[in-house]
RNA sequence: GCAAAGCUGCCGAAAGGUUGUGACGCAAAACCAUGGGUCUGAAGCCCGGAUAAGGGUAUGAUAGCCAGGUUGCCG
Numbered sequence: 001g002c003a004a005a006g007c008u009g010c011c012g013a014a015a016g017g018u019u020g021u022g023a024c025g026c027a028a029a030a031c032c033a034u035g036g037g038u039c040u041g042a043a044g045c046c047c048g049g050a051u052a053a054g055g056g057u058a059u060g061a062u063a064g065c066c067a068g069g070u071u072g073c074c075g
Base pairs, nucleotide, nucleotide: 001026002025006021007020009018010017011016024064030070031069032068034067035066036065037062038061039060044057045056046055047054
C1' cells in the first nucleotide's frame, strides 16, 4: 500500500460485481479470461411430440485457484 469472511446500500437471473464498514491474509492481492480448474445456467442454443416439466451447454463469473503474458509497485 492492498483488503478475505461477515454486515450494509446499489446492479445482476444467478454465480458474482460494487459502495461503506471490517481485517483473514498478500510482497505485485497491479493489469490481461490465453490454457486448465472452479462457480452459475436467466436469455439463446441443443435434447424433448411440445409453447410444459426435466436435462445439457458459457457466450456469464473468478486475476485473492493454478499456469502463462504485460507492467514494475512495495519491502
Background:
A computed fold for a 75-nucleotide RNA from a marine sediment metagenome, annotated as c-di-GMP-I riboswitch aptamer. The prediction has a mean pLDDT of 84.